[in-house]
Molecule: transfer RNA
Organism: Candidatus Aenigmatarchaeota archaeon
RNA sequence: CCCGUGGUAGCUCAGUGGCAGAGCGUCUGGCUGUAGACCGGAAGGUUGGGAGUUCAAAUCUCCCCCGCGGGA
Repeated sequence: CCCGUGGUAGCUCAGUGGCAGAGCGUCUGGCUGUAGACCGGAAGGUUGGGAGUUCAAAUCUCCCCCGCGGGA
């Protein structure tokens, strides 16, 4: 330098044009002598950054940044 792949909640990851979600974690209520386990609830997101296409973008296109793999 070129090609591929990935970046979404604190962590691990879904969502491939139409309300941004799950598990774990955190907080909180129940239960319990206490804690754990179990049951219920809540908080937590510029969807890596910018631009474009579209009535509508996490999703499609372009540029840039970062990680991983391959080539030279």